[in-house]
Context: one part of a larger RNA
RNA sequence: GGACGAACGCUGGCGGCGUGCUUAACACAUGCAAGUCGAGCGAGCCCCACCUUUCGGGGUGGUGUGCUAGCGGCGAACGGGUGAGUAACACGUGGGCAACCUGCCCUCAGCUCUGGGAUAACUCCAAGAAAUUGGGGCUAAUACCGGAUAUGACUGCUGACCGCAUGGUCUGGUGGUGGAAAGAUUUAUCGGCUGGGGAUGGGCCCGCGGCCUAUCAGCUUGUUGGUGGGGUAGUGGCCUACCAAGGCGACGACGGGUAGCCGGCCUGAGAGGGUGACCGGCCACACUGGGACUGAGACACGGCCCAGACUCCUACGGGAGGCAGCAGUGGGGAAUCUUGCGCAAUGGGCGAAAGCCUGACGCAGCGACGCCGCGUGCGGGAAGAAGGCCUUCGGGUUGUAAACCGCUUUCAGGAGGGACGAAGCCACUCGGGUUAAUAGCCCAGAGGGUGACGGUACCUCCAGAAGAAGCCCCGGCUAACUACGUGCCAGCAGCCGCGGUAAUACGUAGGGGGCAAGCGUUGUCC
Numbered sequence: 001g002g003a004c005g006a007a008c009g010c011u012g013g014c015g016g017c018g019u020g021c022u023u024a025a026c027a028c029a030u031g032c033a034a035g036u037c038g039a040g041c042g043a044g045c046c047c048c049a050c051c052u053u054u055c056g057g058g059g060u061g062g063u064g065u066g067c068u069a070g071c072g073g074c075g076a077a078c079g080g081g082u083g084a085g086u087a088a089c090a091c092g093u094g095g096g097c098a099a100c101c102u103g104c105c106c107u108c109a110g111c112u113c114u115g116g117g118a119u120a121a122c123u124c125c126a127a128g129a130a131a132u133u134g135g136g137g138c139u140a141a142u143a144c145c146g147g148a149u150a151u152g153a154c155u156g157c158u159g160a161c162c163g164c165a166u167g168g169u170c171u172g173g174u175g176g177u178g179g180a181a182a183g184a185u186u187u188a189u190c191g192g193c194u195g196g197g198g199a200u201g202g203g204c205c206c207g208c209g210g211c212c213u214a215u216c217a218g219c220u221u222g223u224u225g226g227u228g229g230g231g232u233a234g235u236g237g238c239c240u241a242c243c244a245a246g247g248c249g250a251c252g253a254c255g256g257g258u259a260g261c262c263g264g265c266c267u268g269a270g271a272g273g274g275u276g277a278c279c280g281g282c283c284a285c286a287c288u289g290g291g292a293c294u295g296a297g298a299c300a301c302g303g304c305c306c307a308g309a310c311u312c313c314u315a316c317g318g319g320a321g322g323c324a325g326c327a328g329u330g331g332g333g334a335a336u337c338u339u340g341c342g343c344a345a346u347g348g349g350c351g352a353a354a355g356c357c358u359g360a361c362g363c364a365g366c367g368a369c370g371c372c373g374c375g376u377g378c379g380g381g382a383a384g385a386a387g388g389c390c391u392u393c394g395g396g397u398u399g400u401a402a403a404c405c406g407c408u409u410u411c412a413g414g415a416g417g418g419a420c421g422a423a424g425c426c427a428c429u430c431g432g433g434u435u436a437a438u439a440g441c442c443c444a445g446a447g448g449g450u451g452a453c454g455g456u457a458c459c460u461c462c463a464g465a466a467g468a469a470g471c472c473c474c475g476g477c478u479a480a481c482u483a484c485g486u487g488c489c490a491g492c493a494g495c496c497g498c499g500g501u502a503a504u505a506c507g508u509a510g511g512g513g514g515c516a517a518g519c520g521u522u523g524u525c526c
Base pairs, nucleotide, nucleotide: 001526002525003524004523006522007521008520009519010518013374014373015372016371017370018369019367020366021332026330027329028328030327031326032325035074036073037072040071041070043068044067045066046064047062048061049060050059051058052057081285082284083283091209092208093207094206095205096204097203100202101201105198106197107196108195109194110193111192112191113147114146115145116144122137123136124135125134126133127132153177154176155175156174157173158172159170160169161168162167183190184189185188211257212256213255218248219247220246223245224244225243226242227241228240229239230238260282261281262280263279264275265274266273267272287308288307289306290305291304310321311320312319313318338364340363341362342361346360347358348357349356350355377407378406379405380404387398388397389396390395411467413462414461415460416459417458421453424450425449426448428447429446430445431443432442433441434440470515471514472513473512474511475496476495477494481510482509483508484507485506491498492497
């Protein structure tokens, strides 16, 4: 000098864009943060129409709309948070898998046949304070289970090609085992099953690379390798039985300490050094520890089970909970925000769609925390007012500064007008196309609807210089000097050093210098 997720002191007008618990991965009140589909299914309620009625009601029908749980499907493994752990194939980079998986999506081929038994909801009974649970009865499905069919899968034999190899691919024949499906609606679509290919996402393996410590020198028994077996989507001591006795290490094993890694960021002429906040990629974690279930995918933040600590409810028998999601509270700390608005946009889940959900996101709020921009007026105005300060008492300086005259009106204030962001999406009406069709579907042409921010940005007008300047420094380094007070006191100080009676170094004043809505100080890095 530069930089900062900063803090502290004094001060503080406006706007834009960013940014804001670095400490206790401490504990959390309250609300919200993951639902959706009635075009998979049965039922109940509401509403409407009709019939009946003893006027209480009962029955039938309904694509009329909605609600409620339940069965079922998809999603909930994404998105969001945090950095505890981890020195590791965790990350970065470059390769490999002839050792693998991949829901939704795209594409190609074939198929979607035929039966069955349950169960929730509901109802009845029962237990319990509750959470919830048990039993009897009834019912549906794109829920579940058989049978048929199928190139598939597995296995034995045979042939060809490829590969260093365990093996892979293809074709034909034969024998055995053996595996699919689901329908819905407005009849044109959406689905379902099997197999091949793709895309995307993931899993695994390897080379190389990046911390400190030798005051850690030896470490290792599933340890190193092999065979058989198991397990997995899959290779593998991943696991197991047996066999062999290996494997690693001063090119630093093992141990200890510290730490998420990277793109980047800061600094520097570079080499390098430091760092990993925000944004992006990867990893790990979700009260602590362990475990599996479901599933294409988890060993699963707002799922389950067990144990533990803690908190809460209880009728003492037993139960409930997990903000390192968004706000917010307490605590810790030098220190870090609103219990806001909206799904209008972008993106995501579900749905045929309308649409619903979305603290992702878009916005607004708070904080000079940072960067950037603007303003606090402009011109004229005395050989120069008053006051202040200094003085050699002549004067000098503050100083064109003020007053005064003229002008302007950014920003703030008041009034009026007023967006882009909606290219899009939507159903309705009209139009066109397809069609036997006035169903449907297609086009999105015309009209119409759709904005949280927001009456915001922006524009115009109004009034009046009106509402808007501080902070640090002035001995040298280092730009800027005098007076008074003080008297090694009080104090200053980054270093050198100032202060003991004329202190440009302390305190105050006048003056001056620097920067400016900031200015200084402290901390950290280069």
A computed fold for a 526-nucleotide part of an RNA from an uncultured bacterium, annotated as small-subunit ribosomal RNA, 5' domain.